[in-house]
Context: one part of a larger RNA
RNA sequence: CGUAAGAUAUUUGAGAGGCUCCGUCCCUAGUACGAGAGGACCGGGACGGACAGACCGCUGGUGUAUCGGUGGUUCCGCCAAGGGGCCCAUGCCGAGUAGCUAUGUCUGGAGUGGAUAAGCGCUGAAAGCAUCUAAGUGCGAAGCCCACCUCAAGAUGAGAUAUCUCAUCCUUAAAGGAAUAAGACCCCCGGAAGAUAAUCGGGUAGAUAGGCUACAGAUGGAAGCGCAGCAAUGUGUGCAGUCGAGUAGUACUAAUCGGUCGAAAG
Numbered sequence: 001c002g003u004a005a006g007a008u009a010u011u012u013g014a015g016a017g018g019c020u021c022c023g024u025c026c027c028u029a030g031u032a033c034g035a036g037a038g039g040a041c042c043g044g045g046a047c048g049g050a051c052a053g054a055c056c057g058c059u060g061g062u063g064u065a066u067c068g069g070u071g072g073u074u075c076c077g078c079c080a081a082g083g084g085g086c087c088c089a090u091g092c093c094g095a096g097u098a099g100c101u102a103u104g105u106c107u108g109g110a111g112u113g114g115a116u117a118a119g120c121g122c123u124g125a126a127a128g129c130a131u132c133u134a135a136g137u138g139c140g141a142a143g144c145c146c147a148c149c150u151c152a153a154g155a156u157g158a159g160a161u162a163u164c165u166c167a168u169c170c171u172u173a174a175a176g177g178a179a180u181a182a183g184a185c186c187c188c189c190g191g192a193a194g195a196u197a198a199u200c201g202g203g204u205a206g207a208u209a210g211g212c213u214a215c216a217g218a219u220g221g222a223a224g225c226g227c228a229g230c231a232a233u234g235u236g237u238g239c240a241g242u243c244g245a246g247u248a249g250u251a252c253u254a255a256u257c258g259g260u261c262g263a264a265a266g
Base pairs, nucleotide, nucleotide: 001154005165006164007163008162009161010160011159015151016150017149018148021049022048023047024046025045026044027043033038051108052107053106054105055104059102060101061100062099066095067094068093069092070091071087072086073085074084075083076082113145114144119139120138121137122136166266168178169177170176183261184260185259186258187203188202189201190200191199208254209253210252211250212249213248214247215246217243218242219241224237225236226235227234228233
């Protein structure tokens, strides 16, 4: 821009893409078959491999503004305590929430059809026979179509359904212009969305983010004081203190105030 008014939701599916795998064991059955050795079709069940998708409850990994331990140096006037800088792109080490993850978990290739290939047929002439083929007709594959999953009406062949909005002004022969409706955008607060943009949530008639409170969870027992010890240190107060992302609650802070676009019954 189009989809002949303007919108918001929900959709149909022309078409396109993806998937399509393989094995072992058990039963049927030591049956059919076979002198024996051996050993099935058909049908049913269990368990796997690789591959693919999703997820983080479990097992783990990571987790550089979380917690703790610890060394050198320097600064915060000194002691103590605590903290900052440097010691690599955490100084080093022990743990680790959320998130992200696989080696973890779950799921999938199931089933039913259709038309066929090679092949096997039925009926059957040409050609009194024969012949699956010439007319006609049946079966038959991990393959094809369908089925299953995803995208999809710019499918210009532009589809469908539901709902919402509509008889204001100026100028006109018609056109055109302006302000509005439903609605949308700008702007702002943000996100399991993201380089940006897009997308999704929210904007005071509000829990969108931050803060605060509570809880979960992490770390692992703070400082001060008391006690024991000559001291290093230990211990009590005390599941202590501290805490990024998690779950709730709460308008304390910030989403204020505003602006723009957008039909005229088609």
Predicted 3D model of a 266-nucleotide part of an RNA (large-subunit ribosomal RNA, domain VI) from a Saprospiraceae bacterium. Rfam family: Bacterial large subunit ribosomal RNA. Taxonomically the source falls in Saprospiraceae (Bacteria, Pseudomonadati, Bacteroidota, Saprospiria).